[in-house]
Molecule: c-di-AMP riboswitch aptamer (ydaO/yuaA leader)
Organism: Syntrophomonadaceae bacterium
RNA sequence: GAGCAAAAUGCGCUGAGUCUCUCUUCACAGGGAGAACGGGGGAACCAAUAAAUGGGGUGAAUCCGCAAGGUAGGGAAAUUCCCUUUUCCCGAACCCGUCAGCUAACUUCGUAAGCGCUAAAAGGGAAUCC
Numbered sequence: 001g002a003g004c005a006a007a008a009u010g011c012g013c014u015g016a017g018u019c020u021c022u023c024u025u026c027a028c029a030g031g032g033a034g035a036a037c038g039g040g041g042g043a044a045c046c047a048a049u050a051a052a053u054g055g056g057g058u059g060a061a062u063c064c065g066c067a068a069g070g071u072a073g074g075g076a077a078a079u080u081c082c083c084u085u086u087u088c089c090c091g092a093a094c095c096c097g098u099c100a101g102c103u104a105a106c107u108u109c110g111u112a113a114g115c116g117c118u119a120a121a122a123g124g125g126a127a128u129c130c
Base pairs, nucleotide, nucleotide: 001129002128010117011116012115013114014113018035019034020033021032022031023030036111037110038109039108040107041106046101054099055096056095057094058093063070064069073090074089075088076087077086079127080126081125082124083123084122085121
């Protein structure tokens, strides 16, 4: 010191949603395998101990309200992590199908989708790199 410039096959944000190898193809697409990350089901022990309006899962997305609006909670501000302040935003949607507490072994599923941009706020501590 981690900046200036630079329009994109670039840089970055939410998110688990990335990487490697291989087969096939002119290439793309597609198939297979592995790693990594994330989710579901699933003993003992523990927990629970009526039903009802079923119940449950992913997710920050819950709750109040006629509504407006607010709110539990979540995210961003550009090297990364932690703390403080400030500003700006989200606070949805979908799925299972009468069934599931926790849960080792085991088993199973996903690897999406959406968005911003030539500028992104300051202070403190630590780390990494030059």